[in-house]
């Protein structure tokens, strides 16, 4: 000098991650609120089923907000992070009772390297957007092949550079 093991510390991946602001879209000429006209029963709505309740036209005039989304820009990152699962607490009129959603706390020993795009399903008021499957080229590493171009295959519990530690030769 190598090579392995364990540790500590610095990086690295590119439409990279997550927080905060944020003009303007959209929500919606929708809810409401004035005013005029009607005003009978069917029927329709209030998340789905059950029960009980409520509620309702039309024309003019004004005319919102929430929740999601947002060019950028600021900060803190690089399992960044994000999804699943449990429970908890809150929502839509109330009760049961099923599913969504919003929060929080917990947990995952292998759920996922990474973003994009294609399509299905789910969640949106949606053609926005955001979540899961599943396909697809691409991306950064690492390994095995290969002269090379390049193929193949793993996953971040990876990589890669220093130290340090111990083993081996």
């Nucleotide at each position: 000098a190598g090579u392995c093991u364990u540790g500590a510390u610095a990086g690295a991946g590119g439409c990279g991650c997550g927080g905060c602001c944020g003009a303007c879209a959209a929500g919606a000429g929708u809810a409401g609120c004035u005013u005029c006209c009607g005003c009978a029963c069917a029927c329709g709505g209030a998340c789905g089923g059950g029960a009980a309740u409520c509620c309702g036209g039309g024309g003019a005039g004004c005319g919102a907000a929430a929740g999601g989304g947002g060019a950028g820009g600021c900060c803190g990152c690089c399992g960044a992070g994000g999804g699943g699962g449990a429970c908890a607490c809150g929502g839509g009129u109330u009760c049961c009772u099923g599913a969504c959603c919003g929060u929080g706390u917990u947990u995952u020993u292998a759920c996922c390297g990474g973003g994009c795009c294609g399509c299905c399903g789910g969640g949106g008021a949606a053609u926005a957007c955001c979540c899961g499957a599943c396909g697809g080229a691409c991306u950064g590493u690492c390994g095995c092949c290969g002269a090379a171009a390049g193929g193949c295959g793993g996953a971040g519990a990876g990589c890669u550079g220093u130290c340090a530690u111990g083993g081996c030769a």
This is a predicted structure of a 169-nucleotide RNA (Lysine riboswitch aptamer). Its Rfam family is "Lysine riboswitch aptamer". From the family's description: Riboswitches are metabolite binding domains within certain messenger RNAs that serve as precision sensors for their corresponding targets. Model confidence (mean pLDDT): 84 of 100. Of the family's consensus pairs, 83% are formed in the model. It was read from a public genome assembly, where an Rfam model found it.